c-di-AMP riboswitch aptamer (ydaO/yuaA leader) from an Acidobacteriota bacterium, 136 nucleotides, folded computationally. NCBI's taxonomy places the organism under Bacteria, Pseudomonadati, Acidobacteriota. The model forms 92% of the base pairs in the Rfam consensus. Its mean pLDDT, the model's own confidence on a scale to 100, is 76.
Order: sequence, then structure tokens, then C1' cells
RNA sequence: AAAUUCAAAUUGCCGAAGUUGUAGAAACACAACGCGGGGGAACCAAAAGAUUUACAGGGGCGAAUCUGAGAUACAGAAGAAGACUUCUUCGCUUCCAGCCCGUCAGCUAACCUCGUAGGCGAAACGGAGAAGGACA
Repeated sequence: AAAUUCAAAUUGCCGAAGUUGUAGAAACACAACGCGGGGGAACCAAAAGAUUUACAGGGGCGAAUCUGAGAUACAGAAGAAGACUUCUUCGCUUCCAGCCCGUCAGCUAACCUCGUAGGCGAAACGGAGAAGGACA
């Protein structure tokens, strides 16, 4: 000097998934506030008929869908994430899963109801413009 491994875990990252209290060493539980999801009127949308194909449909959370193509790898388009916060823009890197309802749900005021997890982390990308914040 280079490479590899381990630790350093906050002022952090994805996500709705946080704060306070009961009340404690912590976890769990309950409650409130905050954040997120589902069901649910009118109006609107939808509806009927014929032919063909299939034997099954339909729907929800989530960025996680579509195409090449019949499946995977792969590639592309759309979409998503990236250390002060928000917005616009250019480039770079990465992701593009998984799970649930159970024959049933369009939108939807009132109303009803559910969740408040899990995972990662020495890399937290670089540039331009605007507003704000913090520090000196």
C1' cells in the first nucleotide's frame, strides 16, 4: 500500500407500522392520539343479444404489472427505492416479491371494521434549481 474478515446499530434505510399513558427492567396486554387498509347509499358506471373457447371464476394488501413466449434464466416497457426535509430535473446503482379472502364486494356520505409488523445497515449515490430547516 492492497485485499479479506470482524466490530463500530446513530443523526440511519425500506415500510402505514410511531408517540404518550396504565406500569413496570424489558417483552406481552389495554387505552388515547397519529398514520395506514377494508366494507358500506344516492348520483354515476355497469347491464341485453349472438358466436367461439375454457371448466372454473372474482376480489384485496403491496412498487412488485405487462410484453418477447408456452415455463425458467434473460431482455425490454411501465412502476418503485437510494443520509437534512419537500418539489422539479439529469445521470448512476438496485428492486420489480410475497401473502390473503373464499364464490362474494364498482364508485360511495353517514356508519361499521381491521392493522400499527417485519427486515436491513459501513453502504448510507453524484449534479443542477426553488422553498424551508439545522449548525457556525